[in-house]
Context: one part of a larger RNA
Formats: sequence, C1' cells, structure tokens
RNA sequence: GGACGAACGCUGGCGGCGUGCUUACACAUGCAAGUGGAGCGACGAACCAGGCUUCGGCCUGGGGCAGAGCCGCGAACGGGUGAGUAACACGUGGGUAACGUGCCCCGAUGACCGGGACAACCCGGGGAAACCCGGGCUAAUACCGGAUGUGCUCCCCUCACACCAGUGAGGGGUGGAAAGGAAGCUUCGGCCUCCGCAUCGGGAUCGGCCCGCGGCCCAUUAGCUUGUUGGUGAGGUAACGGCUCACCAAGGCUGCGAUGGGUAGCUGGUCUGAGAGGACGAUCAGCCACACUGGGACUGAGACACGGCCCAGACUCCUACGGGAGGCAGCAGUGGGGAAUCUUGCGCAAUGCGCGAAAGCGUGACGCAGCAACGCCGCGUGGGGGAAGAAGGCCUUCGGGUUGUAAACCCCUUUCAGGAGGGACGAAGCCCGGGCGGUUAAUAGCCGACCCGGGUGACGGUACCUCCAGAAGAAGCCCCGGCUAACUACGUGCCAGCAGCCGCGGUAAUACGUAGGGGGCAAGCGUUGUCC
Repeated sequence: GGACGAACGCUGGCGGCGUGCUUACACAUGCAAGUGGAGCGACGAACCAGGCUUCGGCCUGGGGCAGAGCCGCGAACGGGUGAGUAACACGUGGGUAACGUGCCCCGAUGACCGGGACAACCCGGGGAAACCCGGGCUAAUACCGGAUGUGCUCCCCUCACACCAGUGAGGGGUGGAAAGGAAGCUUCGGCCUCCGCAUCGGGAUCGGCCCGCGGCCCAUUAGCUUGUUGGUGAGGUAACGGCUCACCAAGGCUGCGAUGGGUAGCUGGUCUGAGAGGACGAUCAGCCACACUGGGACUGAGACACGGCCCAGACUCCUACGGGAGGCAGCAGUGGGGAAUCUUGCGCAAUGCGCGAAAGCGUGACGCAGCAACGCCGCGUGGGGGAAGAAGGCCUUCGGGUUGUAAACCCCUUUCAGGAGGGACGAAGCCCGGGCGGUUAAUAGCCGACCCGGGUGACGGUACCUCCAGAAGAAGCCCCGGCUAACUACGUGCCAGCAGCCGCGGUAAUACGUAGGGGGCAAGCGUUGUCC
C1' cells in the first nucleotide's frame, strides 16, 4: 500500500447492486410437501327437475363442494449446516468383460380366466389423553391363484470372438407377467383416440464400485498389524472384494515416514504479489458429510432417510401417575453466549420443482419488499460575479498580517430530497371463447409454430416522464516534531498527558490541552484485529 462476512469511536443526505451469528447452545409460536375423483367405495353442501307439505321443511332423480379413508406418484429433489473426516473424502485422468437406474425417448410383443380380503362405514368395548381392541358389510390401477410367453432367467450342447473369471449366435429343457380409466361414434356386435398396465431390447440421465497421480503440521510419535496379508470354499450384494464366515498358509505396511498425535470439510476460486510464491476456502457453483447423541433396519428405482419408523441415552413438555409427546444445522422469530450480524413481511405474477389428461393445487425453493454506510459504485450538499479586502476571531514588531472572494450583496440553475399529475417492461408464455388448418367415416375427440377477442403482476401507483416552489433540506473525521503534506498563541510545568518507531513534558513545548490557521480524505474518517 492492498484486502475484509469485520468490530469500536466520532459523524451521517440520496440511489443502484451485493452482503449480513460466534455456541453442531437450548428453543415458545406460525409456516417450510403435497397432489390425483379421468384408480376405488362410501358420505354428500349449493343448484336443477318432479312429488308431498302442518309452509318449518321432507322424499325421489340429476348434480357434485369440503373433510376423512383405500390406492398411485412424490416425499431420497429442493432448503440448512461444517460437527465429524488426513479418507479414493475431494480434484484430475482412467476402468467396470464386476454393476444399477422410477419418471423420459425409440423399437418388439402382450393384457385371457378366476378368487378371497382389509380400511372407510355400522355396532360394542377400553383409555385422562395419545390412541387401541373386538364383531359385521364393501370397492379398486390394492392383494392372491391359474393360463399364455415375443422375448427374458437358469441348466445342458455346438460355434465364433476373446483369452482372467467371460461376450455374442444357434438348438433343447426349466421358471416366472399384466389393470384398468376417460371422451366420442354405434346397426349395441363393436369401433376409434388419449392416458395408463406387463415382458424384453436399446438410448438418455443419474448413480454405485475400483485404480494412477495431486494437495497440512509434529520424528521431542519408530516401529505398526490377527480379519491382520494371501489362498480354498460358502454366504451376502445391483456389483468386485477379507464385505462376512469356516478351514489352511504366515503373511502385509514402514525412514520415498508406517503407526500415533495435532489441525482441517475438499475444489472451481478469493486476497495479495511484476511474477514465482504466500494466505484463505464468506456470498455463487460442483462434490462430500451430518440432521438432539449413539445404534439399527423397514419401505422403495433410489435412504439406512433433517420436517419417516424402532431401540437406548441426555434434555424439555403433558398427565387423572397407569401412560404419552418432542427434536429450527428449513424461513422468520426467542433466550443465552459474544466486540458483533436482520423482518415472527408480501406473492406464487415470473423461473424452477412435485402431483394431475387438464383446469389447477402446493412450494419460507424462488421472486420481491423491510432493517444495517457492512462493502463496492454513482450523485448531491450549488454555479458565476463580488474589495470599502466589512464586522468578528486569531496573531502582531501596533505599522499591520491572516481568516478571505470566504461572507454580505447581485445574477443564474434546480440534480437529489419534498409536493402534484401521468405511468410501465417484466406476459415470452399460459388459460378461456370463436375461427382456420391437419388427422378421421365423423360437424366426436385429438393436434397446431396460424388469426381474432377476453383474462392473468407480489414488487407497485414502484421505476420512468412531466410540472411546482425555492439556494431553499443535506459535512464530517483524522492529522500538522522527523519518518510524513501541514505553525503560531495561550494554558500546563517529568504534573496532566502523548506515543506506530525515534521519542516529547522538570517555566518561552510547532510533540500534552485549547484556540486561530493549515494539510489529507470525504458520506465518510480514524482505531483495533487478520492476511499478502
């Protein structure tokens, strides 16, 4: 000198864009993951039609809101944090003939016949509650059995390619699938379109596993290791493997630093520096790990699962003392800790994600707004003229000097803030209605990048534009002995004090305090801390 997620002191006008807990301490409250009625049964508000009526309403049919239940998909994403981890965790380059992959895309084939339940609901019971138990009825794209087998699995044989277990082709045998829903037309046989279902092959995407190399400190840590190192066999996994187990052998690592200890999430990058290098890893992005602490599995394509389950522990809460409930390192917010870090805001309009055929619903992701000079950038606090160099202040050799064109005064401008009026882009699109075109037997449906009309904005009456008024509302902080730019007076008298280093202060202090003057930077200026 530069830099900072800074803090502290003094000061503080506006705007844009960013950024904003240290205790992985404990948490009140609200919200943060739902969705599908075009999978299913039941209940059934508004409304419509008919009937009855004591005029309150009731019954039947249509219709279908909301809540609950079965079922499907999602909930493994998105969001947070950095505790642990010195490790194939990360980065980079490879391997997988040792693997998986829901939703998506392409291709091939199929969907036949049956069955029994369980919620909801009704009845009964237990409990303070959380909830639980028994009996009865019922549907399905829920569950189960059989059939079929394009292909697939497993076994056997042959061939080709590889040679490390294998890969591919052909033949024989074995085993195992499925579900329906909606709209329209119909001669009631069915047809057709769309969404789904099953098997197989391929793709895409995302992941699992393995390997080479790379990146901290301590030798005042020198030896470490028994599933340890290898083999055989078995189990297990999507998959290789000592991953696990039985048996056998006695190996394996290490001065090119094993083992132990300390510290630490890694990277793209950030800061600094001419570079080499050094330091760091906030925000943004990729990967990893974690979700009160420890352990475990279940479901599932995917988890050993932040807002799922079980067990144990600590803590908190409720209780009728029998028993229950909870997990903010999601967004806000609270207490505590601390020098120190924000609103219990608005909206799904946009982007994205989940579900849905769609309309749409949900989304503290996200988009915005709020607070904070915390940072960067921009703007303003006026411009020109004006000497009798006014008054006042300070200094003085008492002549004067300086503050100083500074002010007053004259002319002008009006950014920003203030007031008034107009007023967006972000809506590309999406949705609804009508038309047109395509498909088709069809004026059903479905598709369309075309046309017309209507609807859709949290921010926000914001940005922006115009007008009004008047210099009107807007400057401080640090320093002035040398380094280092900027000097006098008074007070004080080794006192009070200053200080980054050298050092100042003991009666004329440019070094302390105040004043005048000056220098530097400026909505900031200094100080402290840390890095280069």